[in-house]
Molecule: c-di-GMP-I riboswitch aptamer
Organism: Candidatus Bipolaricaulis sp.
RNA sequence: CCGCGACAAAGGCAAACCUCUCGCAAGGGGGGGACGCAAAGCCACGGGUCCCACGAGGACAGCCGGGUUGCCGAA
Numbered sequence: 001c002c003g004c005g006a007c008a009a010a011g012g013c014a015a016a017c018c019u020c021u022c023g024c025a026a027g028g029g030g031g032g033g034a035c036g037c038a039a040a041g042c043c044a045c046g047g048g049u050c051c052c053a054c055g056a057g058g059a060c061a062g063c064c065g066g067g068u069u070g071c072c073g074a075a
Base pairs, nucleotide, nucleotide: 004073005072012037013036017032018031019030020029021028022027035062041068042067043066045065046064047063048060049059050058051057
């Protein structure tokens, strides 16, 4: 360095649900809350799912793959 991921250490994120708010909706953002997560950081590129006002429209990165950046170090 690559690979790998522990009943390790330090720190991180936050499902359902409640609430405020934006959106026609899927869903997004803030607060509370933790089911989980080693990329559950970021990117809609391929597949997939979902929504609609059906258009040269939109949502999901916590569905899978891919790209890219990154903490720690036992076997």